Predicted 3D model of a 76-nucleotide RNA (transfer RNA) from an Acidimicrobiaceae bacterium. Its mean pLDDT, the model's own confidence on a scale to 100, is 80.

[in-house]
RNA sequence: GCCCGAGUAGCUCAGUUGGUAGAGCGACGCUCUCGUAAAGCGUAGGUCAGGAGUUCAAUCCUCCUCUCGGGCUCCA
Repeated sequence: GCCCGAGUAGCUCAGUUGGUAGAGCGACGCUCUCGUAAAGCGUAGGUCAGGAGUUCAAUCCUCCUCUCGGGCUCCA
């Protein structure tokens, strides 16, 4: 330099005819307990990596950039 894959909640990850985004764990609150853990109930937490384009409408399609991982190539 080229090719491929990945980027979504604090962490690990889902999310296909494009139609206002979810789970588990974790955090917080409540119930329970003398108290803790466990269990149950509830709440908060997201510019879907960034920008542009297409579209009535984009996490999803197209282009560019950034980061990470893998592969290939390079030296006369």
Lineage of the source: Bacteria > Actinomycetota > Acidimicrobiia > Acidimicrobiales > Acidimicrobiaceae. It matches the Rfam family "tRNA". The family's RNA type in Rfam is transfer RNA.